[in-house]
Context: one part of a larger RNA
């Protein structure tokens, strides 16, 4: 100087408390451990691994296993020889790839050859998701959006170092003010960026009958118009600016006015010096080591989907604030051409047939759901709950046996609110309700977004956890 203390003082945080809803019990989904296996590819491991890499394993993916094949190679550059194409088509054969046979077929030219492509040959080499993240770059997590981390000059100390950065106030903040052997500065904080809340303006192929007219069973459907809504460009607006009180006449705090918004208005992006030899050699790059008729390449089939069990994360429930049936409202944000698909018809349905429109403020996906109205059930393992199983189907795809999603009929398990323990959340939040997208042929209860309905509680900081500042002790460096 740090670090540590079941030392002290002060301060903060959904840290506790006050509340609301969960997990832990059930069934299922998913990840992990373990076990099993020919293989169940590999990585991730307290917080900060475990719906994580994986925004999507039937083949492919795929790295694993069994078996069949290839050896200058599936991919790149160079040399020599041959062919004229390559590609395609037909046939034989194979589990399939490989293999064999047939057929068709280039351009430029100074006629020497050249370009391009294929086949064969020789070797230089290719190739490796093989090892080492404790050799590395790059990227990322975490403490933590915590308020800290430092430097120059000066001064003090023999020195390590100190001072500044401590102190008194104040703040979300090393934020600001005052003081001070310090005076200044840098990286952080804040602001500058984006979205959102109000208004003005510019513009009008979506919006409006607002005012006029036409047509219609009806509808901005049409003429017409940008007033309003909206869209998307530009601006205004909030700054403790104004008032009162407190404070040291400061910083600032409390209350008020006006205002759409008030003291950081709400949300996002943004992550200091560093810590954990943290994670990643399997995104990529890369040193060294290793393999080179195999640890490379290719094909078929299997596996990654196994199942006495244990754990994490979720979904659905256990019901009447509910289930079921009928009728009926109100969103936002997205996607669409090898695509989204209306209407009509067929089917109980998944879906099928036909097919308009739309590269989309114009058409489509598209029905929003919870909600409202009426009816029914009458507290029961039930008209709750839907696992499991049987049969028959639909769709995608070369192919749904291992191993897809969905539909109909039948079946109708556990479960009556969950021990010890433990998690999230302070406002348009929690809770609850549906909608969309990426990936994607098909395959979400996951992920990322969107809006609808919409609470309760916070006395307070004694205690638990984490963090910051000062101080004190020390078996630590």
């Nucleotide at each position: 100087u740090g670090a540590c203390g079941g030392g002290g003082a002060c301060c903060c945080g959904c840290a506790c408390a006050a509340g609301c809803g969960g997990u832990g019990g059930a069934g299922c989904a998913u990840g992990u451990g373990g076990u099993u296996u020919a293989a169940u590819u590999c990585g991730a491991a307290g917080c900060a691994a475990c719906g994580c890499g994986a925004a999507g394993a039937a083949c492919c993916u795929u790295a694993c296993c069994a078996g069949g094949u290839c050896u200058u190679g599936a991919c790149a550059u160079c040399c020599c020889u041959c062919u004229g194409a390559c590609a395609g088509c037909c046939g034989a054969g194979u589990a399939a790839c490989g293999u064999c046979g047939g057929u068709u077929u280039u351009c430029c030219u100074u006629c020497g050859g050249g370009a391009c492509a294929g086949a064969g040959g020789a070797g230089a080499c290719a190739g490796g998701u093989g090892g080492u993240g404790c050799a590395u770059g790059g990227u990322u997590g975490u403490c933590g959006u915590c308020a800290g981390c430092u430097c120059g000059u000066g001064u003090c100390g023999u020195g390590a170092g100190a001072u500044g950065u401590u102190u008194g106030g104040u703040u979300a903040a090393g934020u600001c003010c005052a003081g001070c052997a310090a005076c200044g500065a840098g990286c952080g904080c804040a602001a500058c960026c984006c979205c959102u809340a109000u208004c003005c303006u510019u513009a009008g192929u979506a919006g409006c009958c607002a005012g006029c007219a036409c047509a219609u069973u009806a509808u901005g459907g049409u003429g017409g118009g940008c007033a309003c809504u909206c869209u998307a460009g530009g601006g205004a607006g909030a700054c403790u600016g104004c008032c009162a009180g407190g404070g040291a006449u400061a910083a600032c705090c409390u209350g008020g006015a006006g205002g759409a918004a008030g003291g950081c208005g709400g949300g996002g992006a943004c992550g200091a010096c560093g810590u954990c030899a943290a994670a990643u050699c399997a995104u990529c790059a890369u040193g060294c080591c290793c393999c080179u008729u195999a640890u490379g390449a290719u094909c078929u089939g299997g596996g990654c989907u196994a199942c006495a069990c244990a754990c994490g994360u979720g979904c659905u429930a256990c019901a009447a604030u509910g289930g079921u049936g009928a009728c009926u409202a109100c969103a936002a944000a997205g996607g669409g051409a090898g695509g989204c698909a209306a209407c009509u018809c067929u089917g109980u349905g998944a879906a099928g047939a036909c097919a308009a429109g739309c590269a989309a403020a114009u058409c489509c996906c598209a029905a929003a759901a919870a909600g409202g109205u009426c009816a029914u059930c009458c507290c029961a393992g039930u008209u709750c709950g839907g696992a499991u199983u049987g049969u028959a189907g639909u769709c995608u795809g070369c192919a749904a046996c291992u191993c897809g999603a969905c539909u109909a009929c039948a079946u109708g398990a556990a479960g009556c609110u969950g021990g010890a323990a433990u998690c999230g959340c302070u406002a348009g939040u929690a809770a609850u309700c549906g909608c969309g997208a990426a990936u994607c042929a098909g395959a979400a209860u996951g992920u990322c977004g969107c809006g609808g309905u919409g609470a309760a509680u916070a006395c307070g900081u004694u205690c638990c956890c984490g963090g910051g500042u000062c101080u004190u002790g020390u078996a630590c460096a």